[in-house]
Molecule: small-subunit ribosomal RNA
Organism: uncultured bacterium
RNA sequence: GAGUGGCGGACGGGUGAGUAACACGUAGGUGAUCUGCCCCGAAGUGGGGAAUAACUGUUCGAAAGGGCAGCUAAUACCGCAUGAGGUCCUGCAGUCGAAAGCAGGAAGAAAGGGCUUUGGCCCGCUUUGGGAUGAGCCUGCGGCCGAUUAGCUAGUUGGUGAGGUAAAGGCCCACCAAGGCGACAAUCGGUAGCUGGUCUGAGAGGAUGAUCAGCCACACUGGAACUGAGACACGGUCCAGACUUCUACGGAAGGCAGCAGUGAGAAAUAUUGCACAAUAGGGGAAACCCUGAUGCAGCAACGCCGCGUGAGCGAUGAAGGCCUUCGGGUUGUAAAGCUCUUUUCCAGGGGAUGAGGAAGGACAGUACCCUGGGAAUAAGCCUCGGCUAACUACGUGCCAGCAGCCGCGGUAAAACGUAGGAGGCGAGCGUUAUCCGGAAUCACUGGGCGUAAAGGGCAAGUAGGCGGUGGCGAAAGUUGGGCGUGACAGAUCUCGGCUUAACUGAGAGGGGUCGCCCAAGACUAUGUCACUAGAGGGCAGUAGAGGAAGGCGGAACUCCUAGUGUAGCAGUGGAAUGCUUAGAGAUUAGGAGGAACACCGGUGGCGAAGGCGGCCUUCUGGGCUGCACCUGACGCUGAGGGGCGAAAGCUAGGGGAGCGAACGGGCUUAGAUACCCCGGUAGUCCUAGCCGUAAACGGUGGAUACUAGGUAUUGGGGGUGACACUCCCGCAGUGCCGAAGCCAACGCGAUAAGUAUCCCGCCUGGGGACUACGACCGCAAGGUUAAAACUCAAAGGAAUUGACGGGGACCCGCACAAGCAGCGGAGCGUGUGGUUUAAUUCGAAGUAACACGAAGAACCUUACCUGGGCUUGACAUGUACGUAGUAGGGAGUCGAAAGGCGACCGACCCUUCGGGGAGCGUACACAGGUGCUGCAUGGCUGUCGUCAGCUCGUGCCGUGAGGUGUUGGGUUAAGUCCUACAACGAGCGCAACCCCUGUUGCUAGUUAGAGAUGUCUAGCGAGACUGCCGGCAUAUAAUCGGAGGAAGGUGGGGAUGACGUCAAGUCAGUAUGGCCUUUAUGUCCAGGGCUACACACACGCUACAAUGGCCGGUACAGAGGGCAGCGAAGCCGCGAGGCGGAGCAAAUCCUAAAAAGCCGGUCUCAGUUCAGAUUGCAGGCUGCAACCCGCCUGCAUGAAGUCGGAGUUGCUAGUAACCGCAGGUCAGCAAUACUGCGGUGAAUACGUUCCCGGGUCUUGUACACACCGCCCGUCACGUCAUGGAAGCUGGCAACACCUGAAGUCGGUGAGCUGACCGCAAGGGGGCAACUGCCGAAGGUGGGGCUAGUGACUGGGACGAAGUCGUAACAAGGUA
Repeated sequence: GAGUGGCGGACGGGUGAGUAACACGUAGGUGAUCUGCCCCGAAGUGGGGAAUAACUGUUCGAAAGGGCAGCUAAUACCGCAUGAGGUCCUGCAGUCGAAAGCAGGAAGAAAGGGCUUUGGCCCGCUUUGGGAUGAGCCUGCGGCCGAUUAGCUAGUUGGUGAGGUAAAGGCCCACCAAGGCGACAAUCGGUAGCUGGUCUGAGAGGAUGAUCAGCCACACUGGAACUGAGACACGGUCCAGACUUCUACGGAAGGCAGCAGUGAGAAAUAUUGCACAAUAGGGGAAACCCUGAUGCAGCAACGCCGCGUGAGCGAUGAAGGCCUUCGGGUUGUAAAGCUCUUUUCCAGGGGAUGAGGAAGGACAGUACCCUGGGAAUAAGCCUCGGCUAACUACGUGCCAGCAGCCGCGGUAAAACGUAGGAGGCGAGCGUUAUCCGGAAUCACUGGGCGUAAAGGGCAAGUAGGCGGUGGCGAAAGUUGGGCGUGACAGAUCUCGGCUUAACUGAGAGGGGUCGCCCAAGACUAUGUCACUAGAGGGCAGUAGAGGAAGGCGGAACUCCUAGUGUAGCAGUGGAAUGCUUAGAGAUUAGGAGGAACACCGGUGGCGAAGGCGGCCUUCUGGGCUGCACCUGACGCUGAGGGGCGAAAGCUAGGGGAGCGAACGGGCUUAGAUACCCCGGUAGUCCUAGCCGUAAACGGUGGAUACUAGGUAUUGGGGGUGACACUCCCGCAGUGCCGAAGCCAACGCGAUAAGUAUCCCGCCUGGGGACUACGACCGCAAGGUUAAAACUCAAAGGAAUUGACGGGGACCCGCACAAGCAGCGGAGCGUGUGGUUUAAUUCGAAGUAACACGAAGAACCUUACCUGGGCUUGACAUGUACGUAGUAGGGAGUCGAAAGGCGACCGACCCUUCGGGGAGCGUACACAGGUGCUGCAUGGCUGUCGUCAGCUCGUGCCGUGAGGUGUUGGGUUAAGUCCUACAACGAGCGCAACCCCUGUUGCUAGUUAGAGAUGUCUAGCGAGACUGCCGGCAUAUAAUCGGAGGAAGGUGGGGAUGACGUCAAGUCAGUAUGGCCUUUAUGUCCAGGGCUACACACACGCUACAAUGGCCGGUACAGAGGGCAGCGAAGCCGCGAGGCGGAGCAAAUCCUAAAAAGCCGGUCUCAGUUCAGAUUGCAGGCUGCAACCCGCCUGCAUGAAGUCGGAGUUGCUAGUAACCGCAGGUCAGCAAUACUGCGGUGAAUACGUUCCCGGGUCUUGUACACACCGCCCGUCACGUCAUGGAAGCUGGCAACACCUGAAGUCGGUGAGCUGACCGCAAGGGGGCAACUGCCGAAGGUGGGGCUAGUGACUGGGACGAAGUCGUAACAAGGUA
């Protein structure tokens, strides 16, 4: 080393596929069992036999593996002997049924080895009793989901007998019987190893089953047995299958869910390490051997725990960074620096315990100790809008991005990104996933259902749940005590060991719907005996549209017939369709038919609900009242199931007057598949049968008991009363109002939504979805039951404040109405849009932009365009430097000018005589911007609106939002005042105070030649207050009328504009944050433009004429302005104007003529003697300059226009209308505009229905950006998930049949055969082989369940700006 033999490979180690099961947990049973090795006891261990591996030879095969022949041993194998005990049989006794006991009989065991001082000892072997350990089997109870799984079952359930097992048993077989399980969930489907425990939670619970421990199951997938004490066996065997490997193609081999390791998969999980030193297992007598069990080491912050990365001092608060209001702040004692320490680290030295006993240690030169060195070797992550601790800057500009929820981002982002700073945690931090918690949000503890989700449409009743009073019994529940068990670990408490802790050792206590025993006897259940208050019955009354059937009646309606009679009827907001001269409608008479029952009639009655209404009859159900006669708990509720159940609808047959879906026609309308009208079929009615739903509602399940009242009504009864009426008491209904209480509020309130008990039904965010699929029902329509994917952050209730309403009530306003004059038509002026342009600068935009900013665009203005220049600049401040013929002026010259060059002239202030200042130049800081943002702003303004409102304090009411006050009754121009009132007061508004004007008194007064008064001027007063009278009213406020008065009820006018609204207007008046620009977006200059012109709108002027035009004469204002001004007289000019220059800084002078008016004349109705546009010519004025682009004058020209469509504006009295005058701006003027002034001087208002706007109260609301709101459905487009679908492709579990491996069992066994019997022949026994039943897999077949996919198709959800309409929310315009 190979082999024989023995023991072990059934332990240890791994995994969780399967399993919903006696698999697990717990408590029991086994009188139905086994147990190698170990322990205790009893009895044995005698004597024989036949083989076989190794080995040798030979042979087959590529190999794996064999074949044949020969030899041999044993504690391997086989007979024989013996039989204490055991097994079996028989008998006696015994037990519910066994065993144990006694007697007799039968069969049946063994193996030797080592040491020896030969005394024996040790290890074995055989039979047997007991123990211990381990195992098998049985049972009660406990722990998942689905009923869209309701019926399952043929060895199924039981019996008898036989078999089988260690053992009970249909475990198996034969026969017999027909059972067994199930709503307390069988069967089926899905999911899942179970437990001790773990996480969480106050607990009850919920979730979970890694590591450790117990049990089970599995070992490539499926099946099977063998061996064995134990397996149907992870590293054994056989067979089938899939896969992999080898092959010489003939055949073989394999099974990491052992430890490492590899591949793949994946977001993701470690070393092909050391050692058996310890613990432990197996073998062995032992030495010892084996052990990826185990002990250690390695990798990973994966977790828990501990420690460190330094400590002290240190302000100039350094530098740097960031912010800044530029002062500073912050980083920050932080750093630097000084002093100190050495855990950790590095180096050196020593060096374990773990080994009970001499040596022997993988870990390990590790832990630990000593010495030395030096702050050295060691800090990150997340966050900073709220929740939630922590804020600034820049960048970005609904982009990029963030986000747990709400939500951030569209040019000032604490929310994105970065930086600085801050907060939190720290060798970690943050994210993601999952579980519990918060969540009383499945509610046992501990929820609800009128309106938020939720009461079944209704009642009778099955199972079930719950149940009145008294006594007795038993003791199931219950309570108490004791005993057993509830493994270890974990958890809690206490004590201990590693420096501490994590970790770990010990002790204690706790833990169950568990089992056994004892006790108690209240309550529940149970047995039994009683009771009458619940319930039922009886008797006597009683109301009623309760139900079913039959009969009868009148009114109305329609139709038919006949008569009378003539032209319409009918219908509507208005019409038309329709009917009618073939005679309608109207009216009279007669007849027919069907349906419904006026008045009575009533929050009246009846019924369980649906529902029930003329009258009579028959049948029939229930209720109420009274009596207290009978039964004696007979009761309540009620899952399923059965029944009833409006309307519509369906089937069959009738019937059909009226009404009337569909349909036809007529209107309306943009359309009108509607609303309105004319017709009209189903249907509505009856019979029989379906359907089974409704806002089937009181949106309120049933029963019982208790808890203030008031009032009305229906039906009985009792009392008082002679009767009636009335009153009182009590019962049963039906309503209203209310105490307590309840409720989110609204509200409910003995008819509860109060307080309690019992039972049933139902709910758990919105949509998807009263849906799909499946099942059941139905003739169908459809009904019942009932999801998911996906999607949203809400949906919803009640109440509040507003806003709104084609809701209501009251009131006001030149809002309408009544009037007057206009606009809209024409021409012209001006503004705007549009167009054009190099530019036509910009702003204003319904009211509330448009003769507005602009109270003066030829240049200037001017911001625009073209072109030419300048760059510290046209203008300001500061600093530095420079500058003496400097600053400044400047002939001349170039140029369009700006500007450039430039002869020449030529300074100032202070001075300490050095210089300084100013000026100028250069440079740097900076200037500048009518560039953007009015949605970053201040200020100012418009508008609602001169409307009468808007608020506060305290109190009171309400959980609250909020209300009250402020509403009500009156009144006012007014929230003005009065009055009432849980309010009492107050503020901002109203009014008044201020100015002008009207009357009057006083004072003063300049400018006429003088004086006085007055007018007047400007100052101070008076006067008017509903004060007086009368009516009305409430005791008022007030109002109406009157008197007086210049004026009467705020005399007239002005100034004055509450809280607020419109992101209203203005960055171009000014101011101002931010952004942008800096040889230009600044600034200067010339020219042009803002003045354009097919057109449209707005505000005006002038007209269209005779109430007028023209000519002549003549009269009367007020308020203003004037010195670079107003400018007289006079003269010239037709005139504009010129010359002139008196007077006047103005009650003095000038402007300055007022005009309409009045008087006289003329024109005579026409495109004119109207109107004046346009154009020509000639002039004047201003101005540097009138070409683009001024005004005026004269002459000439002489357009449209003959009173204006739809529509629309202003005005209520000195107003409208008409008439002129003045001023500002301004050189001049495009002013017809604007702001003022006076002159002349009306009409009308019944009234509040309507249009518009506003105020107060009330009502509805799905609106709150508030009706210019909200919002629905189809269609179109995109995305997503899903249903159906001819089919197609898989998976799973069964079933039927076919084939049927291995193998057990059985049969045959003629072939082979050592031990035993026999002298032998032969036999017994065994084996091969064949075969039967069973049997995995496979095949075939029809079904079941399930998944994927599928042309096409159905709806659904979502998506800034699509289409069509307008359904809903207001009376939503038809509730």